The part of an RNA shown here (small-subunit ribosomal RNA, central domain) has 350 nucleotides and comes from a metagenome. Model confidence (mean pLDDT): 88 of 100.

Context: one part of a larger RNA
RNA sequence: UUGGGCGUAAAGAGUUUGUAGGCGGAUUGGUAAGUCGAACGUUAAAUAUCCUGGCUCAACCAAGGGAAAGUGUUCGAAACUACCUAUCUAGAGGUCGGCAGAGGCAGACGGAAUUCUCGGUGUAGGGGUAAUAUCCGUAGAUAUCGAGAAGAACACCAAAGGCGAAGGCAGUCUGCUGGGCCGCACCUGACGCUCAGAAACGAAAGCGUGGGGAGCGAACGGGAUUAGAUACCCCGGUAGUCCACGCCGUAAACGAUGGAUACUAGGCAUUGGUGGCAUCGGUCCCCUCAGUGCCGAAGCUAACGCGUUAAGUAUCCCGCCUGGGGAGUACGAUCGCAAGAUUAAAACUC
Numbered sequence: 001u002u003g004g005g006c007g008u009a010a011a012g013a014g015u016u017u018g019u020a021g022g023c024g025g026a027u028u029g030g031u032a033a034g035u036c037g038a039a040c041g042u043u044a045a046a047u048a049u050c051c052u053g054g055c056u057c058a059a060c061c062a063a064g065g066g067a068a069a070g071u072g073u074u075c076g077a078a079a080c081u082a083c084c085u086a087u088c089u090a091g092a093g094g095u096c097g098g099c100a101g102a103g104g105c106a107g108a109c110g111g112a113a114u115u116c117u118c119g120g121u122g123u124a125g126g127g128g129u130a131a132u133a134u135c136c137g138u139a140g141a142u143a144u145c146g147a148g149a150a151g152a153a154c155a156c157c158a159a160a161g162g163c164g165a166a167g168g169c170a171g172u173c174u175g176c177u178g179g180g181c182c183g184c185a186c187c188u189g190a191c192g193c194u195c196a197g198a199a200a201c202g203a204a205a206g207c208g209u210g211g212g213g214a215g216c217g218a219a220c221g222g223g224a225u226u227a228g229a230u231a232c233c234c235c236g237g238u239a240g241u242c243c244a245c246g247c248c249g250u251a252a253a254c255g256a257u258g259g260a261u262a263c264u265a266g267g268c269a270u271u272g273g274u275g276g277c278a279u280c281g282g283u284c285c286c287c288u289c290a291g292u293g294c295c296g297a298a299g300c301u302a303a304c305g306c307g308u309u310a311a312g313u314a315u316c317c318c319g320c321c322u323g324g325g326g327a328g329u330a331c332g333a334u335c336g337c338a339a340g341a342u343u344a345a346a347a348c349u350c
Base pairs, nucleotide, nucleotide: 003322004321005320006319007304008303012318014201015200016199017198021194022193023192025088026087027086029084030083031082033081034080035077036076037075038074039073040072041071042070049065050064052062053061054060091191092188093187094186095185096183097182098181099180103177104176105175106174107173108172109171110154114150115149116148117147118146119145120144121143125136126135162169163168206247207246208245209244210243211242215241216240220236221235222234223233258317259316260315261314262313263312266295267294268293269292270291271290272289273288275286276285299306300305323350324349325348332343333342334341335340
C1' cells in the first nucleotide's frame, strides 16, 4: 500500500532480442465507444438534511419539502482519446558513396622468454632469504656457447585511446561474418517506444568425456618464523590453468546509476567523419555530427557530489524497495550429473 522512493541509507533484473499488454508524430473527413449536456425512469421505508407540528422543554415522535453520486432509456455536442477513411514527412527503416575499430568465428605463420633433452667449454659451488634451512651440485651443477623438443602468453607500439548489448576483446596474415559513424539526394510512409511470461548470450571457479601439460599453482609434503603457525616467507608439488565437445548460470556481472524521447550556460582535452579556410603537405585554424574524459552556470542532493554521457526539467514503459536479526534460510516447486542455482516464508526476537 490511491503514499514515498531505488549512485553511497532498503531498493535498477548481469545483458540483449522480443510475444501479450501499456504508451505513441502531423493533417482532412466521418462514427459516437470513452467524454460532456438535457429530459424521463429507477435509486423501498426508516436514518441523515431543511421546514413545521405533538409530548411543559429536550431526547423522542409525526407531517411535508429537497437533494447528490450511481444506473437504464431517449435526444443532443464533437474539442480530446478511440475506431474508420484519405494524406504527409520532422520519428523509424531502406538504397547509394565513404570511414574507423583488440567486435565475433576458423585457419596458417612468427619472434622473445621459460623449462627440459643432447653436445662443447669449464670447476666448486649454486639457489633462496630480513637472516637461515629444506633443495640442486664432483654420477660435473650454477655460468656460457651450439642444436633440438614442448606448452602457454604475446614486450615495445599503448593512450585519460578503440570495439562490443553485457560478459568481454590485443603478436602477424588470410578467409567468412555482425554492428556502428558520417555525407548527400532519393525511396517506404508512423512501419515507433517499452516489455510480464519466453528465448539467446553470459568472467572466474566448478562438473562430464577425450586430449594436452612449459610456466604458474588450491590441496598436500618439507624448511623457516612463532608461545603456537593448520598462515604470511622459502624448497617441492597434484587438481586446475590450455584445447575440443557438453553442462553450470553465478560475481563488488559496478557507472554500486533500467530503457526511450525532448528541453536546459559554457570551457578544456581526445577518437572517428563531413564541410569551410588553407597549404608543398590534414601542418595549423573554424563550423558541425557521433563517441570518450576532465572542470563547471542554472538546477538538484541529507551531504558527498551530479551537472547536454544528469543524480536537472518533463512524458511513456518495465524491474525493484517498505525496520534489524531469523534469512536470501526452511518447506514446496522448477532446473542441474553433482556442486548447487532460481523462486521464497513463518514462528521467535530486538